[in-house]
Context: one part of a larger RNA
């Protein structure tokens, strides 16, 4: 380490449970709100964080009822109380009811700020208290412009409206996905969404209707008619009506004619008007009018209402305290009783009719509400006949034209209804309609109005039910859930139930830090029920133990199997269990594929969840009911109540068909007709149930990118813009202008000076992001380091605001619009669609494919056919075999044809050469037709021509059959091998056909290993037999037989090529050879001659020509080497020696070379000379084949017994079962003497599965027969949770740095103190704004947070802390911009905008120094000031009846009031130095030194002064400043400046005999006894100099062009109003509201998910170096970066 057993941990499945959900039924209710809603904020308790209740009268107050003993909510506890004088509690009515919200006095960033009027309050003001104060519409009243009456307008009063709410309803506006396999008409759909409005319902509604009958008689809803008639790119789809059955039923009123009245106008008569009264309301027309008769009603039912009910609290109520047993407990079991109009349900220590609450049945209301309602009864309402002259009966209407919409209906032949534009009637002798239109005929009476019921819905109340869920389910939510959390926002959105009967919640003891946690004890039936708690599975992690394991390679099993351990048992055993040395065989699962161990997909693992459902319609099958018939729908009645029963015959299907139809009819159509033919006739249907399949719906589940929304949310990021503020160290360059000089007639021009321009230069802050590196599971979802660009400008930046989704914004990159952009985000349409990918859950049995054809905007899809399956029917028709008969033009063959093509003869014709005046010619190793001869080739040649295949017939053939019809499929990617071909290269593991086989979907044996090759088709078992392919030396089952060949490890990579070779065997041809061959050895190899030519030379041997002759046994005018040329060597040839075969070919067997690849090698290995190769012979081995034996199942036959045949299998078809949850019946087995679940498990079954028994558990629950389904899990990069692995690994977030001692403590690298060391120091120091919101201070704590630790903290708990007339904001102002009375525009919603009103980032505006707290301080205290208001006094002035002080209001004018850059100067402060004062220091390196350190100061305010800067003063005139003006503006005159006036940093004095460094002092307090804190009082130096910088004077000055807010305020002018007292100065007195104020703030407190190397506006900013805010080192101060 493995397997097993056992004991635990972790975890939270399973079972059981349910307070919560889900779906229904019945009844009720169907609104609330200016009398302030819905919804909130904030409060409210003795102690109170949350929920609940309530509202400053605050877990409540009053009253009327109920009720009757306890009570002060959930929710304990302590305290304090209440209650029979009736509490708490329940119900009716009332009171109170902060602030926000329609929100309504004005404003506003909801829950806040600020007013006005009246009243209270105060001396007065302020604060405080009470009431009121919005707009619009309507009405009334009052007032009142231009403009006389009047009107508009204005004001007052009253009423109404508003806003919210789940669905239902009506109207207005109105998509897209999607479907049409594309798409545009069309569909989706008048849907979603938006908007307006109403009610408990809404809408519709009493015919200008429907229709065609022998008619009906408002509307609405329902069943049906009917998926019919129709509409429709006649596609997809859409889809009525009449009629019939039901529910429910209800009818009315005006306008007009006419009469009267009133008012106006006006006549000879009259006429007009009217919220006036009467009259009148219809279609067989009616009415007015006139005449006559009759009546004073019938009817109707507003209201009132005796009474009867109901709702909102309640109340009475039967029967065992029965006995025994078990038990912690009885309701269980046993025994015996009782009640029942009550045996629904719940509780009680297990399962209770008789214990409790209830239940059944009765009873009951002061108050409020409500239903019915006798009686009374208001309004309303009124008849009949006749006459037929006159009058009335709804006008910009009907109709028509054009354009649209609605009707089922898409413009169509299109009626009907509605109407945007235009036109435009009739008037009862009329008009409309009846599906174009016309006629006839029928029906009705438009252009006015009202109307219950039947119908739709459920935010909500009460009651009840469920073959609904039971904590991953059921609502998102059983729990402080729309919570926590995420997001700027719209919006999104969780997890989380269970101790026990009762807390009896563990006294006490021990360990430990006065912890945590544990051990005892105790409680309890149980503590392995201990609060992290019922049961307590699995993954995962451990403890103990039996066996095995360190020479051994792999899906880890299976088969065989030794040893060891163990159990049962009295013992034995060939028994059971555990382990498993060694051996044989053996490459997971799923998906997708021609094909996967594949290095193709998916899964870390466990548990739980997770996918063919439901409705309607159709079709087929099964078994049922009835049957020439079958059947009800809606509705009704009933009921034990939502289930059933009875009814209901409307309607449907069937019973007759044929035809386009008229029509005819067992026939009919076709045809002139007959005949023929087509379709029919000779009967079986129908209804529900179950199952298969289809259609329509999301339709098996998950999954897009997208599209649309006149829905919404976003410019806190970013783009651009608007308003208002701020920022840019330092250095450099030196434009114009100007001045001077020169110069010119004058200019120009030149020089110097001055000057300080610039999208100028260098370079910090600041902005950006060029280079390189790092980082890239980061420190960081864009950074760090280095380097770089811009840095007075088209610059950067703060605050507030504007512009947005087919839109914005864009110096333009498709950039940016909140980490999102070629169309944001969010919600909705929506379960969009997906011919695509993935997944799709128990078992067994039977059969079993396809990867082809045709068509396809078709090619990875689909349809039909083919092939499969199930059923029914037919009944020999089938494959196959034999025989007979057919047609053919392939293979082959052939060359007459069509073509191709080789050689030859002949040679027309042509070319070339010669010749030629022309004609006639000549030559040719040139090309060459035709004919002929010889030899050939062909898919698109055939004078020939098979084998097979195909067709027909006859016979056999009962099978693996065949065919037809009906239901259901799947398949349309195929692959390899052999053969015949096409393409390709007679390449491909290539590609396309044909044909056969196998794989696919096929296991077994062989081929070492291998889908497709060879053998062979697996129902199960057997330690039987026999064979196939292939094998028989060992691995490894089986042979050491015979004859040859091979020597190459050939065999044994490819039977590898051209080519090569005295390898070797066999066969054969030929030459030489005893007249002596071949080879070897020895000798010769000569002469003319150096042949001639050529050549410098050429002598056998550079080259050319010739190559003769002689001597010989033989010898070349030379085969090769060689020399400058010769020489030399050698060969041919000859002789000798030797002695028998020697050469050259051809054919063939087996071998050799040719022969190079990547991990190191291979025939499977060892090895082999056969154990190789060829041939022959006989044995044997060898499979899941075959046989044998024994079973299972299917199927055929059979009455059975039995016999025969069969049982591989993917997609798929068919059949039979197992299990899960719930229901019914068995009044149901069983169960505290122990259910379910969980852990084991004997055993059973062919499988899914079942299961005695033991343990755990502690209350339910199985079986049988049926039924209903949220019914079976391993995979979906599935969902949720748990636990692993990686791994004790990476990391612990700037490398600015620590070390020591002491303290505390259980414990110290980390906390505190001290010392030393280090780091920042234009910050890493100090002060603000934003933002955060208690983080601030103190005490205590240490579980968690803190990347370690922790005694510590920004953590936890408790307590404490923020003090303002002057600081900031409001009570003052306005900018951009917002809102916006009236107003304009727009279907609606809404948009714009005037007056107004908001809105700082700007304008206005009064306080300083010191002290003090643990924590605040221009806020408290001390001192000294200032502002404003009121008031008192004093002084001075003005005014008091018009020459009116003063105040107020609107107005005129001025001021307020503004850019950038540059340069120079003054002053103060800072800094430095010196002087002076005080303190310190001599021990241990130096050092008594010109040592070190600190101090040497002093505010606002008031007065004085005045560097500098600005400025003319006075008078007169005046047509401008919308009226006026003494003001402003303009003009003129006089006067004159070293003045005067204004402003001003600063200085001086006072402030200040204060305070302050450092001392003395020591009341008193605290203490850990060491010391610490410390009031009063008191001492104390208190001067000067220089450089630099910054600030300030200064909104100054100068220059430039781009010419640089508004209003309040202040001053002034007159006008108007009020008006008798009032103004100013000084001195007093009094008052001065609301909000903020702690703390962080370059950061551990803000924005970045973090105690994050990032980001964040303003301001102060010392010394040395230096131009500098650069750089480096330091001060103050702060830190050493939480391992």
């Nucleotide at each position: 380490g493995g397997c097993g057993a056992u004991c635990g941990g972790u975890g939270g499945a399973u079972g059981c449970c349910u307070u919560g959900g889900u779906g229904a039924u019945a009844u009720c209710a169907g609104g609330c709100g200016a009398a302030g809603a819905a919804g909130g904020a904030c409060g409210u308790g003795a102690c109170u964080a949350c929920c609940u209740g309530c509202g400053a009268a605050a877990a409540g107050c009053c009253u009327c009822g109920g009720g009757g003993a306890g009570c002060u909510g959930g929710a304990a506890g302590u305290a304090a109380g209440c209650a029979u004088u009736g509490a708490u509690c329940c119900g009716g009515g009332g009171a109170u009811a902060u602030c926000c919200g329609a929100a309504u006095a004005g404003g506003g960033g909801a829950a806040c700020c600020u007013g006005c009027u009246c009243g209270a309050g105060u001396a007065a003001c302020g604060a405080u208290c009470g009431a009121g104060c919005g707009a619009u519409u309507u009405a009334a009243c009052a007032u009142a412009a231009a403009u006389a009456c009047a009107u508009a307008g204005u004001g007052u009063u009253a009423a109404a409206c508003a806003g919210c709410g789940a669905a239902c309803c009506u109207g207005c506006u109105g998509a897209a996905u999607c479907g049409a396999a594309a798409c545009a008409u069309c569909c989706a759909a008048g849907u979603a969404a938006g908007c307006a409005g109403a009610g408990g319902a809404a809408a519709a509604g009493a015919a200008a209707g429907c229709g065609a009958a022998a008619g009906c008689g408002a509307u609405u809803c329902u069943c049906u008619u009917a998926g019919u008639a129709g509409c429709g790119g006649c596609g997809a789809g859409c889809g009525a009506a009449c009629g019939g059955g039901g529910a429910g039923c209800a009818g009315c009123c005006c306008a007009a004619a006419c009469c009267a009245c009133a008012g106006g106008a006006u006549u000879a008569a009259u006429u007009c008007u009217g919220a006036u009264g009467g009259g009148g309301u219809a279609g067989a027309a009616g009415g007015a009018u006139c005449g006559g008769c009759g009546a004073u009603a019938a009817c109707g039912g507003a209201g009132u209402g005796a009474g009867u009910g109901a709702a909102u609290a309640g109340u009475u109520u039967a029967a065992c305290a029965a006995g025994g047993u078990u038990g912690g407990g009885a309701a269980a079991c046993c025994u015996g009783a009782c009640c029942a109009a009550a045996g629904g349900g719940g509780g009680u220590g297990a399962u209770a009719g008789u214990c409790c609450c209830g239940u059944g049945a009765g009873c009951g209301a002061a108050a409020u509400u409500u239903a019915c309602g006798a009686g009374c009864g208001a309004a309303g309402g009124a008849g009949c006949c006749g006459a037929g002259a006159u009058c009335c009966u709804g006008a910009g209407u009907a109709g028509c034209a054009c354009g649209a919409g609605a009707u089922a209906a898409g413009u169509g032949g299109a009626a009907u209804c509605u109407u945007g534009u235009g036109u435009g009637a009739a008037g009862c002798a009329a008009c409309g309609c009846g599906a174009a239109c016309u006629a006839c005929u029928g029906c009705g009476u438009a252009a006015g109005g009202c109307u219950a019921a039947a119908u739709a819905c459920u935010c909500g109340a009460u009651a009840u039910c469920a073959a609904c869920c039971g904590a991953u389910a059921g609502u998102g939510a059983a729990c402080a859930a729309g919570u926590a959390c995420c997001g700027u926002g719209a919006g999104g959105g969780a997890a989380a139930g269970g101790u026990g009967a009762a807390a009896a919640g563990a006294a006490c003891c021990c360990c430990g830090g006065u912890u945590a946690g544990g051990g005892g004890a105790g409680u309890g039936a149980a503590a392995u029920a201990g609060a992290a708690a019922c049961u307590g599975a699995a993954a995962c992690c451990g403890g103990u133990u039996g066996c095995c394991u360190a020479c051994a390679a792999g899906c880890g099993g299976u088969c065989g199997g030794a040893g060891c351990c163990u159990c049962u048992g009295a013992a034995a055993a060939u028994g059971g269990g555990g382990u498993g040395a060694c051996g044989g065989c053996g490459u997971a699962c799923c998906u997708u594929u021609u094909g996967c161990a594949u290095u193709a997909u998916g899964g870390g693992u466990c548990u739980g969840g997770g996918a063919g459902u439901u409705a309607u319609u159709g079709u087929c099958u099964a078994a049922g009911g009835c049957g020439a018939g079958c059947u009800u729908a809606a509705g009704g009645c009933u009921u034990u109540a939502c289930g059933g029963g009875c009814u209901g015959g409307a309607g449907g299907c069937g019973g007759a068909g044929c035809g386009a139809a008229a029509g005819c009819g067992a026939g009919u159509c076709u045809a002139a007709a007959g005949a023929g033919g087509g379709c029919g006739c000779a009967u079986a249907g129908u209804c529900g149930u179950a199952g298969g399949c289809a259609a329509u719906a999301g339709a098996c589940c998950c999954g897009a990118a997208a599209c649309g929304g006149a829905g919404a949310u976003g410019a806190u990021c970013u783009a651009c813009c608007c308003a208002u503020g701020g920022c840019c160290a330092g250095g450099u360059u030196g434009a114009a202008a100007c001045u001077u000089u020169g110069g010119u007639a004058a200019a120009a021009c030149a020089a110097a000076g001055c000057g300080g321009a610039g999208g100028a230069c260098c370079g910090a802050a600041c902005c950006c992001g060029u280079u390189a590196g790092c980082c890239u599971u980061g420190a960081g979802a864009a950074g760090c380091u280095u380097u770089g660009g811009g840095a007075u400008g088209a610059g950067c930046u703060g605050u507030g605001g504007g512009u947005u989704g087919g839109a914005g914004c864009g110096a333009a990159a498709g950039a940016c619009u909140a980490a999102u952009c070629a169309a944001a985000u969010u919600c909705c349409g929506u379960g969009a669609u997906a011919g695509c990918u993935g997944g799709u859950u128990c078992u067994c049995u039977u059969c079993g494919a396809a990867a082809u054809a045709u068509a396809u905007u078709g090619a990875g899809g689909u349809a039909u056919a083919g092939c499969c399956u199930u059923g029914u029917a037919u009944g020999c028709u089938g494959a196959c075999u034999a025989u007979g008969g057919g047609g053919g033009g392939u293979a082959g063959a052939g060359c007459a044809c069509u073509g191709a093509a080789a050689a030859g003869c002949c040679g027309a014709g042509g070319g070339c050469c010669c010749a030629c005046a022309c004609c006639c010619g000549g030559g040719u190793a040139c090309c060459a037709a035709c004919u002929c001869u010889u030899a050939u080739c062909a898919a698109a040649c055939u004078a020939c021509g098979a084998a097979u295949a195909c067709c027909c017939a006859u016979a056999g053939g009962g099978g693996a059959a065949a065919u037809a019809c009906a239901g259901g499929a799947g398949u349309c990617a195929g692959g390899c091998a052999g053969u015949g071909g096409g393409g390709g290269a007679u390449a491909a593991g290539c590609u396309c056909c044909a044909u056969u086989g196998c794989c696919g979907a096929g296991a077994g044996g062989g081929g070492a290993a291998g889908a497709g090759c060879c053998c062979a088709g697996a129902u199960u078992a057997c330690c039987g037999a026999u064979u196939a392919a292939g094998g028989u030396c060992c691995c490894u089952a089986a042979a050491u037989a015979u004859g040859a060949c091979u020597a190459a490890g050939u065999g044994g990579a490819a039977a590898g090529a051209a080519g090569g070779a005295a390898g070797u065997g066999u066969a054969u041809u030929u030459a030489c050879a005893u007249a002596g061959a071949c080879a070897a050895u020895a000798g010769g190899g000569a002469u003319g001659u150096u042949g001639g030519c050529u050549u410098a030379g050429a002598g056998g041997c550079a080259g050319c020509c010739a190559u003769c002759a002689u001597u010989u046994a033989a010898a070349c005018a030379a085969u090769g080497c060689g020399u400058a040329a010769c020489a030399g060597c050698u060969g041919a040839c000859c002789u000798a020696u030797c002695a028998a075969g020697u050469g050259a070919g051809u054919a063939u067997g087996c071998g050799c070379c040719g022969a190079a690849a990547a991990a190191g090698a291979u025939c499977g290995g060892g090895a082999c000379u056969a154990a190789g190769u060829c041939a022959u012979a006989u044995a044997c081995c060898g499979a899941a084949g075959u046989c044998g034996u024994a079973g299972a199942c299917u199927u055929g036959c059979g009455a059975a017994a039995g016999c025969g045949a069969g049982u591989g299998g993917u997609a798929g078809a068919a059949g039979a079962g197992c299990g899960u949850u719930c229901u019914a019946a068995u009044u149901a087995a069983g169960g505290a003497a122990g259910a379910a679940g969980c852990c084991g498990a004997a055993g059973u079954g062919g499988a899914a599965a079942c299961g005695a028994c033991g343990g755990u558990g502690g209350a339910c629950g199985g079986a049988u027969u049926a039924g209903a389904a949220g019914u079976g899990a391993g995979a979906a990069u599935c969902c949720a949770g748990g636990c692993a692995u990686g791994a004790g690994u990476a990391a612990c977030g700037a490398u600015a740095a620590a070390u020591a001692g002491g303290g505390u403590g259980g414990a110290a690298a980390u906390c505190c103190c001290u010392a030393u060391c280090g780091c920042c120091g234009a910050a890493a120091g100090g002060a603000c704004a934003a933002g955060g919101u208690u983080u601030c201070c103190u005490u205590g704590g240490g579980a968690a947070g803190g990347u370690u630790c922790g005694u510590c903290c920004u953590c936890c708990a408790a307590g404490g802390g923020u003090u303002a007339g002057u600081c900031g904001g409001g009570a003052g102002c306005u900018a951009a911009g917002g809102u916006g009375a009236g107003g304009c525009c727009g279907u609606a919603a809404g948009g714009c905008g005037u007056a107004a009103u908001c809105g700082a980032u700007g304008c206005a505006c009064a306080a300083c120094a010191g002290g003090u707290u643990a924590a605040u301080a221009g806020u408290c205290c001390u001192g000294u000031a200032c502002u404003u208001a009121u008031u008192u006094g004093u002084a001075a002035g003005c005014g008091u009846u018009a020459a009116g002080a003063u105040u107020c209001a609107a107005g005129g004018g001025a001021u307020g009031a503004c850019a950038a850059a540059a340069g120079a100067g003054g002053u103060u402060c800072a800094c430095u130095c010196a002087g002076c004062g005080u303190a310190c220091g001599a021990c241990u390196g130096a050092a008594a030194g010109a040592g070190u350190a600190c101090g040497u100061c002093g505010a606002a305010a008031u007065a004085a002064u005045g560097a500098g800067g600005c400025u003319g003063u006075u008078u007169g005139a005046u047509a401008g400043g919308c009226a006026a003006a003494u003001c402003c503006g303009u003009c003129a005159a006089a006067c004159g400046u070293u003045a005067g006036g204004c402003u001003a940093g600063g200085u001086u004095a006072u402030g200040a005999c204060a305070g302050g460094a450092c001392g003395c002092g020591g009341a008193g307090g605290c203490u850990a006894c060491g010391g610490c804190c410390g009031a009063a009082g008191u001492g104390g130096a208190u001067u000067g100099a220089a450089a630099u910088g910054a600030a300030u004077c200064a909104u100054a000055u100068u220059u430039u062009c781009a010419a640089g807010a508004a209003a309040a305020g202040u001053c002034u002018c007159g006008u108007g109003a009020a008006g008798a007292g009032u103004u100013u100065a000084c001195a007093g007195a009094u008052g001065a509201c609301c909000c903020g104020u702690a703390c962080c703030g370059g950061a551990a407190a803000c924005c970045g998910a973090c105690a994050c190397a990032g980001g964040u506006g303003u301001u102060c900013g010392a010394g040395a170096u230096g131009a500098g805010u650069a750089u480096u080192c330091u001060a103050a101060g702060g830190c050493g970066c939480g391992u």